Glycine riboswitch aptamer from uncultured Kribbella sp., 77 nucleotides, folded computationally.
[in-house]
RNA sequence: CAUUCGGGAGAGACCCGUUCACCGGGCGCCGAAGGGGCAAUUCCUCCCCGGAACCUCUCAGGCCCAUGGACCGAGUG
Numbered sequence: 001c002a003u004u005c006g007g008g009a010g011a012g013a014c015c016c017g018u019u020c021a022c023c024g025g026g027c028g029c030c031g032a033a034g035g036g037g038c039a040a041u042u043c044c045u046c047c048c049c050g051g052a053a054c055c056u057c058u059c060a061g062g063c064c065c066a067u068g069g070a071c072c073g074a075g076u077g
Stems, first nucleotide, its partner, number of pairs: 001077007012027001014026004028063003034059001035057003041053004
């Protein structure tokens, strides 16, 4: 690094279109795929510069279940 198994949060089963789901539109929200940013916070550094983040922004994604899911544990290559 890859892969298998297990654990894994948050936010409207909202309104309309005939409407459970899907799809489209509207309004309201979430942050833990990914992405942007260092303006604040925190961490790294003696300091500066700078970098990174479960920090921040919500483009994307998500808001019954399912799926996905950062991260953690175990196994294998």
The coordinates come from a structure-prediction model, not an experiment, and the mean pLDDT is 83. The RNAcentral record of the sequence draws on MGnify.